[in-house]
Molecule: transfer RNA
Organism: Bigelowiella natans
RNA sequence: UGGAGCAUCGUUUAGUGGUUAAGACGCUGGGUUUUGAUUCCAGAGACAGGGGUUCGAUUCCCCUUGCACCAA
Numbered sequence: 001u002g003g004a005g006c007a008u009c010g011u012u013u014a015g016u017g018g019u020u021a022a023g024a025c026g027c028u029g030g031g032u033u034u035u036g037a038u039u040c041c042a043g044a045g046a047c048a049g050g051g052g053u054u055c056g057a058u059u060c061c062c063c064u065u066g067c068a069c070c071a072a
Stems, first nucleotide, its partner, number of pairs: 001071003005067003010025004018055001027043005048064005
C1' cells in the first nucleotide's frame, strides 16, 4: 500500500428486514442456612460512530474508527 473479515449487557455467545434484542457466567436484592458455600426466585444491564435505502434496519449499502488475518 492492496485484499478479505470482525465489532451486540462487565465477559462470552445467539439473533440474515417487523415479535418486549435471547441465553450462559458474573453483578444486585430476597428466600433457604447458625454463618458461608450450594441451591431457588426476582431485577439491572448491550446493537462501535455517522450517513443512506426501506413504510420499517442489530440485520442491506457507503464512509470513519478500532481489532486481528493474508499478500507485497